[in-house]
RNA sequence: GGGGGUGUAGCUCAGUGGCUAGAGCACCUGCCCUGCAAGCAGGGGGUCAGCGGUUCAAAUCCGCUCACCUCCACCA
Numbered sequence: 001g002g003g004g005g006u007g008u009a010g011c012u013c014a015g016u017g018g019c020u021a022g023a024g025c026a027c028c029u030g031c032c033c034u035g036c037a038a039g040c041a042g043g044g045g046g047u048c049a050g051c052g053g054u055u056c057a058a059a060u061c062c063g064c065u066c067a068c069c070u071c072c073a074c075c076a
Stems, first nucleotide, its partner, number of pairs: 001072007010025004018056001027043005049065005
């Protein structure tokens, strides 16, 4: 330098054009308990890596950029 892949909540991930973005774990509050854990109930947390485009409508499609993974090539 070229090809491919990934980027969504603190973590692991789902969502592949249209319900105002979800799950599990974690976190917070309450109940329960002598206390802790477990369990039960409730709650907070996201401008979907960034910018632009297509569309009535974009996490989703297209272009560029950035980061990471992987393969190939090149240089010393």
The prediction has a mean pLDDT of 81. A computed fold for a 76-nucleotide RNA from a Clostridia bacterium, annotated as transfer RNA. Lineage of the source: Bacteria > Bacillati > Bacillota > Clostridia. The sequence is in RNAcentral, with records from ENA and MGnify. Its Rfam family is "tRNA". The family's RNA type in Rfam is transfer RNA. About the family: Transfer RNA (tRNA) molecules are approximately 80 nucleotides in length.